[in-house]
Molecule: transfer RNA
Organism: Sphaerodactylus townsendi
């Protein structure tokens, strides 16, 4: 330098062309004589960044950026 993959709440991963869920964590109740478990609940991502195609894009395309990786 080239090629491939991968980018989603604080972390771990779904998601699928019609505006995003799930465990983990945070936080508040409710259980307890006080903790931990457990129950309910609430906030948190406009989806890595700009372009394009589409009525409509997180998804499809094109160029950039980061991580890991092959090869020189």
């Nucleotide at each position: 330098g080239g090629g491939a993959c991968u980018g989603u709440g604080a972390c771990u991963c779904a998601g699928u062309g019609g505006u995003a869920g799930a465990g983990u964590a945070u936080c508040u109740g409710c259980u307890u004589g006080g903790u931990a478990u457990g129950c309910a609940g609430a906030a948190g991502a406009u989806c890595c960044c700009g372009g394009g195609u589409u009525c409509a894009a997180u998804c499809c395309c094109c160029a950039g950026c980061a991580c890991c990786u092959c090869c020189a």